Background:
The RNA shown here (FMN riboswitch aptamer (RFN element)) has 161 nucleotides. Its mean pLDDT, the model's own confidence on a scale to 100, is 80. Rfam family: FMN riboswitch aptamer (RFN element). Rfam describes the family as follows. The RFN element is a highly conserved domain that is found frequently in the 5'-untranslated regions of prokaryotic mRNAs that encode for flavin mononucleotide (FMN) biosynthesis and transport proteins. The sequence was found by an Rfam model in a public genome assembly.
RNA sequence: UGAUAUCUUUGGGGCGUGGUGCAAUUCCACACUGGCAGCCGAAGAUUGCGCAUGAACAAUUGGCACGCGAAUCUUCCAAAGUCUGCGAACGUACAGCAAUGUACGCCGAAAAGGUGAAAUUCCUUUACCAACGGUGACAGUCCGGAUGAGAAAAGAUAGAA
Numbered sequence: 001u002g003a004u005a006u007c008u009u010u011g012g013g014g015c016g017u018g019g020u021g022c023a024a025u026u027c028c029a030c031a032c033u034g035g036c037a038g039c040c041g042a043a044g045a046u047u048g049c050g051c052a053u054g055a056a057c058a059a060u061u062g063g064c065a066c067g068c069g070a071a072u073c074u075u076c077c078a079a080a081g082u083c084u085g086c087g088a089a090c091g092u093a094c095a096g097c098a099a100u101g102u103a104c105g106c107c108g109a110a111a112a113g114g115u116g117a118a119a120u121u122c123c124u125u126u127a128c129c130a131a132c133g134g135u136g137a138c139a140g141u142c143c144g145g146a147u148g149a150g151a152a153a154a155g156a157u158a159g160a161a
Base pairs, nucleotide, nucleotide: 001161004158005157006156007155008154009153010152016030017029018028019027031141032140033130034129035086036085037084038083041076042075043074044073045072046071047070048068049067050066057062058061081128082127090105091104092103093102094101095100110126111125112124113123114122132144133143134142
């Protein structure tokens, strides 16, 4: 340095104004919100390596002096609701008295321009998406399952190598 094991803690945001209506935080106009992880780095210094017995580049003989980036170090760096994967939720089957567990399935949505070495991540413009159940009226934003679960993050202890 650290595979792995155990434990602890943390681990989701948002309807404001106006309109219609008997009734809407559910409709209409504008408003507001965005879980977890990932995403080929750049430049320089020193050492080293290749090179006029010809570097890069081109491509089969041109070209004509630099090239590589292995190690160590320094500085800078890029950022995601819509990319990739995951979680939650939902469905089916099976097991269980039940709580629940396991397996499988399902699982939304973006374009254009700009900056830059690098961006579907930044900036600008215009778009788009958001489980299930409930409700006096259709819900990403209210209430509920949920004081739950959880991707994962941080820490502690032990510790193969």